RNA sequence: AGAGUUUGAUCGUGGCUCAGGGUUAACGCUGGCGAUGUGCCUAAGACAUGCAAGUCGAACGGGACUUGUGUGUAACACAUGGAAUUAAUUAAAAAUUAGUUUCGUGUGUUAUACACGAGUUUAGUGGCGAACGGGUGAGUAAUAGAUACGAACAUACCUCAAAGAGGAGCAUAGCCUGCCGAAAGGCAGGGUAAUUUUCCAUAUUCCCUACGGGGGAAAGACGCAAGUCGCUUUGAGAAUGGCGUAUCCACUACCAGCUUGUUGGUGAGGUAAUGGCUCACCAAGGCUAUGACGGUUACCGGCUCUUAGCGGAGAGUCCGGCACAGUGAGACUGAGACACGGCUCACACACCUACGGGUGGCAGCAGUUAGGAAUUUUGCGCAAUGGACGAAAGUCUGACGCAGCGACAUCGCGUGAGGGAUGACGGCCUUUGGGUUGUAAACCUCUUUUAUUUUGACAUGAAGUCAAAUUGAAUAAGCAACUACUAACUACGUGCCAGCAGUCGCGGUAAUACGUAGGUUGCAAGCGUUACCCGGUUUUACUGGGCGUAAAGCGUCUGUAGGUUGUUUUUUAAGUCUCAUUUUAAAGACUCCGACUCAAUCGGAGAAAGGGGUGGGAUACUGAAAGACUAGAGUUAUAUCGGGGUUACUGGAAUUGACUGUGUAGGGGUAAAAUCCGUGGAUACAGUUAAGAACACCAAGCGCGAAGGCGGGUAACUAGGUAUAUACUGACACUCAGAGACGAAAGCUAGGGGAGUCAAUCAGAUUAGAGACCUGAGUAGUCCUAGCCGUAAACAUUGUCUGUUAAUUCUUUUCCGAUUUAUCGGGAUGGGAUGUAAGCUAACGCAUUAAACAGACCGCCUGGGGAGUAUAGCCGCAAGGCCGAAACUCAAACGAAUUGGCGGGGAGGCGCACAACCAGUGGAGCAUGUGGUUCAAUUCGAUACGAAGCGAUAAACCUUACCUGGGUUUGAAAUGUACCUGCAAGCCGGAUGAAAGUCUGGCCGCCUUAGAGGGUGGUACACAGCUGUUGCAUGGCUGUCGUCAGCUCGUGACGUGAGUUGUUCUCUUAAGUGAGGUAACGAGCGCAACCCCCAUUCCGUGUUACUAUGUCACGGAAGACUGCCUAGCAUUAUUUUGUUAGGAGGAAGGAGGGGACGACGUCAAGUCAUCAUGAUGCUUAUAUCCAGGGCUACACACAUCCUACAAUGGGUUGUACAGAGGGUUGCGACACCGCGAGGUGAAGCUAAUCCCCCAAAACAUCCCUCAGUUGGGAUUGCAGGCUGAAAUUCGCCUGCAUGAACCCGGAAUUGGUAGUAAUCGCAAAUCAGCAGAUUGCGGUGAAUACGUUCUCGCCUCUUGCACACACUGCCCGUCAAAUCAGCAAAGUUGGGGGUACCCGAAGCUCCGCAUUAGCGGAAUCAAGGUAAAUUCAGCGAUGAGGGUUAAGUCGUAACAAGGUAUCCGUACUGGAAGGUGCGGAUG
Repeated sequence: AGAGUUUGAUCGUGGCUCAGGGUUAACGCUGGCGAUGUGCCUAAGACAUGCAAGUCGAACGGGACUUGUGUGUAACACAUGGAAUUAAUUAAAAAUUAGUUUCGUGUGUUAUACACGAGUUUAGUGGCGAACGGGUGAGUAAUAGAUACGAACAUACCUCAAAGAGGAGCAUAGCCUGCCGAAAGGCAGGGUAAUUUUCCAUAUUCCCUACGGGGGAAAGACGCAAGUCGCUUUGAGAAUGGCGUAUCCACUACCAGCUUGUUGGUGAGGUAAUGGCUCACCAAGGCUAUGACGGUUACCGGCUCUUAGCGGAGAGUCCGGCACAGUGAGACUGAGACACGGCUCACACACCUACGGGUGGCAGCAGUUAGGAAUUUUGCGCAAUGGACGAAAGUCUGACGCAGCGACAUCGCGUGAGGGAUGACGGCCUUUGGGUUGUAAACCUCUUUUAUUUUGACAUGAAGUCAAAUUGAAUAAGCAACUACUAACUACGUGCCAGCAGUCGCGGUAAUACGUAGGUUGCAAGCGUUACCCGGUUUUACUGGGCGUAAAGCGUCUGUAGGUUGUUUUUUAAGUCUCAUUUUAAAGACUCCGACUCAAUCGGAGAAAGGGGUGGGAUACUGAAAGACUAGAGUUAUAUCGGGGUUACUGGAAUUGACUGUGUAGGGGUAAAAUCCGUGGAUACAGUUAAGAACACCAAGCGCGAAGGCGGGUAACUAGGUAUAUACUGACACUCAGAGACGAAAGCUAGGGGAGUCAAUCAGAUUAGAGACCUGAGUAGUCCUAGCCGUAAACAUUGUCUGUUAAUUCUUUUCCGAUUUAUCGGGAUGGGAUGUAAGCUAACGCAUUAAACAGACCGCCUGGGGAGUAUAGCCGCAAGGCCGAAACUCAAACGAAUUGGCGGGGAGGCGCACAACCAGUGGAGCAUGUGGUUCAAUUCGAUACGAAGCGAUAAACCUUACCUGGGUUUGAAAUGUACCUGCAAGCCGGAUGAAAGUCUGGCCGCCUUAGAGGGUGGUACACAGCUGUUGCAUGGCUGUCGUCAGCUCGUGACGUGAGUUGUUCUCUUAAGUGAGGUAACGAGCGCAACCCCCAUUCCGUGUUACUAUGUCACGGAAGACUGCCUAGCAUUAUUUUGUUAGGAGGAAGGAGGGGACGACGUCAAGUCAUCAUGAUGCUUAUAUCCAGGGCUACACACAUCCUACAAUGGGUUGUACAGAGGGUUGCGACACCGCGAGGUGAAGCUAAUCCCCCAAAACAUCCCUCAGUUGGGAUUGCAGGCUGAAAUUCGCCUGCAUGAACCCGGAAUUGGUAGUAAUCGCAAAUCAGCAGAUUGCGGUGAAUACGUUCUCGCCUCUUGCACACACUGCCCGUCAAAUCAGCAAAGUUGGGGGUACCCGAAGCUCCGCAUUAGCGGAAUCAAGGUAAAUUCAGCGAUGAGGGUUAAGUCGUAACAAGGUAUCCGUACUGGAAGGUGCGGAUG
């Protein structure tokens, strides 16, 4: 930076599409690692669970726990003392021992109570915080935000400063008791503390004030103490917040008027503070086209993406601001809230309930559910940073720091490195040679990032970071594309199918476009797709577009707002310029430096642009103010112009009607007719009269008007232009949104008028039809008056005004000068033309009347269709007009020019093209071919000219490709390999059979180096074979236009280009043949000529011809070239030149007559069945062999011949005259036989020798005498002949017999211009045989051509074109079918905002009553209800139109003069395109 796509090609206009960058992305395939970021764009839907705001015991009373000391009590244990009692011992007692009960004392342990302490902890009171931090973007178009400035304010905590803290009191929670309730919770009584609270005192400052005065504070806590932290009042600061002003701040006019606390004032209230912020009164204001009001959409900015930039788009993460916290309302507390994790009320929803009543709010972090294409863990930690509280330790902190999940994004790293050619195997392709994958692999050497396993170090630290070792190339590549745009190509499969596709488009049997594979290209842990934004797109154009014909100039003018504005002076300094200063937070972007190994990322420093404010300065330009001027503009004077306008009067010609007269059979109309008028007297002619409309000649690309438009004459009224020059005003000007006026024709309303003309209508024609064109009638209308309508191709498709820029020429009006008196020159004003000027334009074209160069202002355009449609609004009596979309659909639509082709366009020319003439075809019969039908098969091809007596110049078998039946399978023929062996091969038989074939006998029994080879046979495999398909895959060959005169190139020139020129023009020619002229000069393929045959002469040769210097045959040469002369015509300055006619010479005269020869190309013309050939199909069959059949069928249709229809003839007999061919598997004489076809037999001839071979028409004689015949010969019967293995299907010929149609042919159509047509026969090829066909040959031998109007075809030039597959083109509308979106619609459903009224919660305020609590009322107000409207959506029977859709119906409207020129407006009308009337345009 551009590219693709409209066309046959071109230039332009113009849309669509692509390549780039980006994303909070999603989806598909794939997926190694790390760092750093990032993660509900949808339902501001609903939420289980946990956590997210607490803290302070150094404010307070109390509780709980632990603990110390002291006292008391109780229990237990031990020690000890006393008493009672039992038992034993004893006679008894005593004593002793053992036991039981009880009372003490001491010590210890445990428990407990009280007092005084200490520590820990804390529900409550109190203080601070909870208004921060965190989330979200619903609302909000300005009560927001950004930037700048400002004055009438507040501020807890923090800092600084000044002063102070004296005294007294009342309560209350907790707690205890009792009660209510399911719960949540509540009530009553009792008593209690403070840094809770009240009062008194004090008052440096402070507040109020009427300047007299009046008012107002406090709290303590900790500490051994020093002291620290608090408290009260005030001032200052810092920082924060509230408020105000200006500028900027989306779309919509299909929202044009809005507003009543509304705008302002006075006073009062309220607030921290200003203010209608609120209230009372007064005034009637305020906003708005510079867009009010309304509607829709939307948080705003720093910034982000993109862009060369200007701009455009966005608003996620981060930062600043705002708003919100289920929805709505409200206040309380407080320094701060009308408060996300506070309160009250209403509503919706959810949960608990004992049905009485309660509870809740994740748009905090996780998480769930729903929605969705889609967005994470119910993690760890307060270690860091920050916050709250605290004196502190510390507590709290889903802020934050970390981790987890996700390739979601950016950045970085890796998946190995070096060597390695037999260019391995495999894959793919192949021209079968090879190529490619590809140094890629294998293999050798090396390394270890990542990965695995392990150890150590660092750190207060959850998480982690760093270092070292171990194993081992080991653990690690995909995705998309490959027709062009766009880097990258082959094979197979498929066969308009399946599918692809961003655009153009690809796919119908050879797909680089579908699918797969190989290969290649691009990017790479990603790659593609989808969605969205910017770019490209100068495709909204400020930078930076346009409007004659592509989209686009309002129908025209007047003119308001607005925009712009002549010369000059002074002042000012708003714009403008300059200097200084301030601000535009940080982050981001830029530059430099630094930290992570680098980078992304992060940190530090710096700078700039632009914007705003303030101050100073400059004054050229613009603005503002004041003054002056006259060149713009205007007024006046004189003269003049015109079909300018309005009104009134008036004139003649014509038309039609009426009357009268003359007069008689037609008139009228048309391409031709008819309807129509007319013997009841038309038309025609003459006269008189009536009516309406329009104004011949003059009249001219002449005049006037803003446009529409204006035309007999006269008058009145009225508007305007121009010239000249006197005077005057002094910028008064230009353009104009909205507005107003005028505005053809048609149309509408009312009243007149109505001659002609004439939509509609009726009739006649035309026609397939004819709702048309043509004709005859004919109403509305056309005319006038008054009023509407407001549109046209209202066009020069060109807005208005001003200035500048070569020429030439015609003309209207007018002025000046000159001379002649009607011309010339010059100037102005208008109207035209040319244009080789410049310039512009895509081109065409424009060009002083610009589409040139500039300036001012307005209008309009932004792909085609849908559509100037729908809806809403405004206007109109209506018709309708003005304004004016969207859904959907297409990749084009369009302008100018070019080359062709075409035209029921034009000009010129040619041709047996027509005309003239001759003979035919089409009718009959037959032959041949074709179609159709039939058939087992009737093989195939050829199908307008240019298929059809064509391939086929020979179908009985063969041919033969078809059918039926019977056989063969390496094959009928070819090449090769391997094996088997047998054997030469071959020849002659036999059986069977329709044959092919199968089986089989015999004869001969090969060469050789003796291995085996050759040959032959068999088996197997490669292969053969195919008249199978595709002539639309091809070669070659051919037809046709057309033997028409054309088709091109090089260089040069012209054009932006396609292209043009040359090649056009004039004359001429059969001819692009030749000449002249000419921006062309030359050349090529064609034409002509060269070649062959014939006609004349000469020369040579001379067998088989002839024997004559001749004829004939063969070979060669000459000859004809406008060369000679005359006349006419045309042309030429002249010499001439061209042509026509004639003459001479000559065998031949104007190309002498024929032939061969076919330019560039066209028809996808014909042929795969002559041949060749790609691809494809078959391979015991679509190949091959054989027999028989078929190609020969037969209601019919067509084509081409033959024979005829007769007397210019038929028949009989006789007599003549050719040319060119052919002949040894042949031609076959003479002779004989047969009526004949033919037979027998055989001479001659490899041919100027012999044979085919007697040519026939002709001529002569005779017969027939106009008839279905002595015309005509079809058909059929019988008998024969020839060929051939074979004549039935299915040959030819002969004889006899038979004797059909047919008496000259409808519409239509063919050939022929001279040795031609017509007529007559002969020969040859094919061929065993078969000719009415074909190809040649000669005999006899005409008629006509005025001419180019017409038909057909062709050539050249020109013109129009909407055609380019090219008129067999293109194309319009209705109807029918399918489908899509929108519109209208009775109605119905839902939402929004407002209005009026009713009702009215909580709360604030006010009033009253009560005072312990409270009760009642008023105003205001959320929600709710009622009513009538409005607005936005959804659905909607049905209706009307629109779009789209390979092969539907009807017509043919348009494009050519499109067959009636088309189109615009309007009206009527018709199945439909459309038609007609009136006026207009030329596109």
The RNA shown here (small-subunit ribosomal RNA) has 1483 nucleotides and comes from an uncultured Gammaproteobacteria bacterium. The RNAcentral record of the sequence draws on SILVA. The coordinates come from a structure-prediction model, not an experiment, and the mean pLDDT is 82. It matches the Rfam family "Bacterial small subunit ribosomal RNA". Rfam links the family to the GO terms ribosome and structural constituent of ribosome.